RNA sequence: AUGUGGGAGAGACCUCGUCCGUCAGGACGGGGCGCCGACGGAGAAACCGCCCCGGAAACUCUCAGGCACCAAGGACCGCAU
Numbered sequence: 001a002u003g004u005g006g007g008a009g010a011g012a013c014c015u016c017g018u019c020c021g022u023c024a025g026g027a028c029g030g031g032g033c034g035c036c037g038a039c040g041g042a043g044a045a046a047c048c049g050c051c052c053c054g055g056a057a058a059c060u061c062u063c064a065g066g067c068a069c070c071a072a073g074g075a076c077c078g079c080a081u
Stems, first nucleotide, its partner, number of pairs: 001081006011033001013032008034067003040063001041061003047055003
């Protein structure tokens, strides 16, 4: 690196529009506030190195992203090559 298995967190919130529907209700999209961090990004610097210059986290911030189930994604871990 490839294949495969496992893999979390956070509003089934409010409002508006469109569509379906006899009703109840449902789906999609816009906005608002709230929230999440384990893709990415940024920050500082625990730590590290060829050491005064560099690198840099699972820490911090949430810009992007994400927030019922499902799906997708997913750091990290196991196995095989």

A computed fold for an 81-nucleotide RNA from uncultured Lichenihabitans sp., annotated as Glycine riboswitch aptamer. Taxonomically the source falls in Lichenihabitans (Bacteria, Pseudomonadati, Alphaproteobacteria, Lichenihabitantaceae). The model forms 90% of the base pairs in the Rfam consensus. The prediction has a mean pLDDT of 79.